[in-house]
RNA sequence: GCCACAGUAGCUCAGUUGGUAGAGCAAUCGCCUCGUAAGCGAUAGGUCGCGAGUUCGAAUCUCGCCUGUGGCU
Repeated sequence: GCCACAGUAGCUCAGUUGGUAGAGCAAUCGCCUCGUAAGCGAUAGGUCGCGAGUUCGAAUCUCGCCUGUGGCU
């Protein structure tokens, strides 16, 4: 330098014919317990890597850029 894949909550990830952003764990609060852990319930937490385009509408499609992983030279 070229190619492919990945980037979504604190962490690990889901999210396909474009139509209200989700789960598990973690956090907070409550229930339970003599107390703790475990268990159960609830709550909060997101500019969907950045910018632009297409569209009535973009996490999703197109283009550029950044970062990471793997491969080639």
Source information
Transfer RNA from a Candidatus Aenigmatarchaeota archaeon, 73 nucleotides, folded computationally. Its Rfam family is "tRNA". The family's RNA type in Rfam is transfer RNA.